[in-house]
RNA sequence: GCACACGUAGCUCAACGGCAGAGCACUUGAUUUACAUUCAAGGGGUUCCUGGUCCGAAUCCAGGCGUGUGCA
Numbered sequence: 001g002c003a004c005a006c007g008u009a010g011c012u013c014a015a016c017g018g019c020a021g022a023g024c025a026c027u028u029g030a031u032u033u034a035c036a037u038u039c040a041a042g043g044g045g046u047u048c049c050u051g052g053u054c055c056g057a058a059u060c061c062a063g064g065c066g067u068g069u070g071c072a
Base pairs, nucleotide, nucleotide: 001071002070003069004068005067006066007065010024011023012022013021018055026042027041028040029039030038048064049063050062051061052060
């Protein structure tokens, strides 16, 4: 340099174009002498950026940025 894949919560990942979710983590409460475990509740997202298509975009299209893999 070329091709392909990926980018969503602190982390690991879901989500036919139609309300953005789960597990772990975090906070509070219950339980315990205390911690851990367990149980209940809660907070946390401009879905990498810019533009386009569409009534409607995390999802489709274009360009960029980043990461990974392969080729050279």
Predicted 3D model of a 72-nucleotide RNA (transfer RNA) from a Candidatus Wildermuthbacteria bacterium. Its mean pLDDT, the model's own confidence on a scale to 100, is 82. Rfam family: tRNA. Its family is annotated with triplet codon-amino acid adaptor activity in the Gene Ontology. NCBI's taxonomy places the organism under Bacteria, Bacteria candidate phyla, Candidatus Wildermuthiibacteriota.